Predicted 3D model of a 72-nucleotide RNA (transfer RNA) from Peziza echinospora. NCBI's taxonomy places the organism under Eukaryota, Dikarya, Ascomycota, Pezizales, Peziza. Its mean pLDDT, the model's own confidence on a scale to 100, is 83.
RNA sequence: GCCCUCAUGGCUUAAUGGUAAAGCGCAUCACUAGUAAUGAUGAGAUUCUGUGUUCGAUUCACAGUGAGGGCA
Repeated sequence: GCCCUCAUGGCUUAAUGGUAAAGCGCAUCACUAGUAAUGAUGAGAUUCUGUGUUCGAUUCACAGUGAGGGCA
C1' cells in the first nucleotide's frame, strides 16, 4: 500500500427492514444467627460517528474512526 472481518447495557453474545433479547454482573426483597447459594422483582443501550435509501434502519448504501486478520 491492497483485501477481508468486526464495532449492540459493566462484560460476553443474540436480533437478516417493523417499538433491541439472553447469560454473567449490579440493586432491592425473601430465605439464613450471619455470609454464600437459591428464588422473586428491578435498574441499566442516542445499537462507534456522519450522510443517504425507505412510511419505517441494529439490519441496506457511501464516507470516516477504532480493533483484528491476510497478501506484498
Annotation:
The RNAcentral record of the sequence draws on ENA.